This is a predicted structure of a 531-nucleotide part of an RNA (small-subunit ribosomal RNA, 5' domain) from an uncultured bacterium. Rfam family: Bacterial small subunit ribosomal RNA. The coordinates come from a structure-prediction model, not an experiment, and the mean pLDDT is 81. The RNAcentral record of the full RNA draws on ENA and Greengenes.

Context: one part of a larger RNA
């Protein structure tokens, strides 16, 4: 110099960044992923409307209120279907690794939603939840019967530039090889919806996006760890996977790695960075970006383009908690909070206004992501706490050769003057861009221009003015030498100081107070660690 600090004494306003470094302990509560009625069958609550029925008021056909076997909507809890839920958020436990970096490679892969081609969307068929009726259980749930829908499932057509097989073999300076054109056969699809103009559906093909997979060089420490290996090195043949590949398996052979440090043991997520440093280096990896692992401990798959999934399921363990003792429920390394550990780290706030994501035709609905704002002197930055005149150099403190004289000190008092901050009161602009309704322009379809209406976390902050009054605002450390800054009292090897040298036994510039001084300054010391 520097920190995600921490303690001690002090603290006046703004911005701005930061805030469990310890117990990847263990968690009450609230929330954090939902969405689509423009896929379906419904109708369990809500709304207004209409029909009917009953009552009250009377102006005898109106007006209130009640009800429901009522009936169409608007909506919609539960259910079926479809996308999402693999993103966003969190932690660093593990991992010394093709894990990260960085620099090739797939002639050895996949890709939902997105864009674009190109073609097609035709006919049937059983189902089943839901609602209904029972059965059983303290519950959690669990069975049984009838009934019904679909963008759910199935069954034919039709169908290649798809997939497979056969034939042929152009072409290609890495390779086991590759496999264009052509030609035959085989086998594979679809879903409808409404306001009738859209959005959907299926098969190909390509592209961008994302992901998988392989090298090569680079990645702490220890030899007081020297030999390690048996799916272990390789073949051949299957089996698996999107794919290579001992990835698995069967037979074959005996290999493969090491002092250029294997194996073993300790640390430890990598990186951009960041801190120091004249550089070289050398220590770090907390915020923020990418990457990587993981989600109470350990294990496995379904489901899906993507997962062996943090708020999914199945099994085992430890724990906790309900229980009618038979059995069930649970995962905060999400946001807030709560005990414990700790020297020590915030609110069980608001709002979806803006930015992004999800689902929807849209409106919109969800969103602890985000954005706000709250605590905190952790850290930086800015700016303030007056400015000017004023000597009898006042009074008081300290000191000193003491009727006197220095020092605090223009300091103060007094007096002029501003008014940043404060305080009152108020006006403004900025975040807001827009989407969708409507109305025009332009227009073959997509779409486009202009206005007008809607949308604020928010009586927010922020700038500007306006009222008052110097008023609301300085400490901390040190003063023997390294080290700027000296005297005086008391103490008497005692009390005590102290990074290193070292002070203190009777005049201590070193230890306690005092008055001066000296260095930073809303902060100043003390500690730890880094360079």
């Nucleotide at each position: 110099g520097a920190u995600g600090a921490a303690c001690g004494c002090u603290a006046g306003c703004u911005a701005u960044c930061g805030g469990c470094u310890u117990a990847a302990c263990a968690c009450a509560u609230g929330c954090a992923a939902g969405u689509c009625g423009a896929g379906g069958g419904g109708a369990g609550a809500c709304g207004g409307c209409c029909a009917a029925g009953a009552g009250u008021g009377c102006u005898u056909g109106c007006a209130c209120c009640c009800u429901u076997u009522g009936g169409a909507c608007g909506u919609c809890g539960a259910c079926c279907g479809g996308c999402g839920c693999a993103c966003g958020g969190g932690u660093g436990a593990g991992u010394a690794a093709c894990g990260c970096u960085u620099a090739u490679c797939c002639a050895a892969c996949c890709u939902g939603c997105c864009c674009u081609u190109u073609a097609c969307u035709u006919g049937g068929g059983g189902a089943u939840a839901a609602c209904c009726c029972g059965u059983u259980g303290a519950a959690a749930g669990a069975c049984g019967g009838a009934c019904u829908a679909a963008u759910a499932c199935c069954c034919a057509a039709u169908g290649a530039u798809a997939u497979u097989c056969a034939u042929u073999g152009a072409u290609g300076a890495c390779a086991u090889c590759u496999g264009a054109c052509a030609u035959g056969a085989a086998u594979u699809a679809a879903a409808g919806a409404u306001u009738u103009a859209u959005c959907g559906g299926u098969a190909u093909a390509c592209g961008a996006u994302g992901g998988g997979g392989a090298u090569g060089c680079g990645u702490c420490u220890g030899a007081u760890u020297a030999g390690c290996u048996u799916g272990u090195u390789g073949g051949u043949g299957a089996g698996g996977u999107a794919a290579c590949c001992g990835c698995u398996c069967a037979c074959c052979a005996a290999g493969g790695c090491c002092a250029c440090g294997a194996u073993c043991a300790g640390u430890a997520a990598g990186g951009g960075u960041u801190c120091u440093g004249a550089g070289a280096g050398g220590a770090c990896u907390g915020u923020c970006c990418c990457c990587c692992a993981c989600a109470u401990u350990g294990a496995a798959a379904c489901u899906g383009a993507c997962a062996c999934a943090c708020g999914g399921u199945c099994c085992a363990a430890a724990c906790u908690c309900c229980u009618a003792c038979g059995g069930g429920a649970g995962g905060c390394a999400g946001c807030a909070g709560u005990g414990a550990g700790g020297a020590a780290u915030a609110u069980u706030g608001g709002u979806c206004g803006a930015u992004g994501g999800a689902c929807g035709a849209g409106a919109g609905u969800c969103u602890g992501a985000a954005c706000c704002a709250u605590c905190c002197c952790a850290g930086u930055a800015c700016c303030g706490u007056g400015c000017g005149g004023g000597a009898u150099g006042a009074c008081g403190g300290c000191c000193c050769u003491a009727u006197g004289g220095g020092u605090u000190g223009u300091a103060a008092a007094c007096u002029g003057c501003u008014u940043u901050u404060g305080u009152u009161u108020g006006a403004g602009a900025a975040u807001a861009a827009u989407c969708g309704a409507c109305a025009u322009u332009a227009c073959g379809u997509g779409c486009u221009c202009u206005g007008u209406u809607u949308u604020g976390c928010g009586c927010u902050g922020c700038c500007c003015a306006c009222u008052c009054c110097a008023a609301u605002a300085a400490g901390g450390a040190c003063c023997g030498g390294c080290u700027a800054a000296u005297u005086c009292c008391g103490u008497g090897c005692c009390a005590g100081c102290a990074g290193c040298c070292g002070c203190g036994g009777u005049a201590a510039u070193a230890c306690g107070g005092a008055a001066a001084g000296u260095c930073c300054a809303u902060g100043c010391g003390u500690u730890a660690u880094c360079c």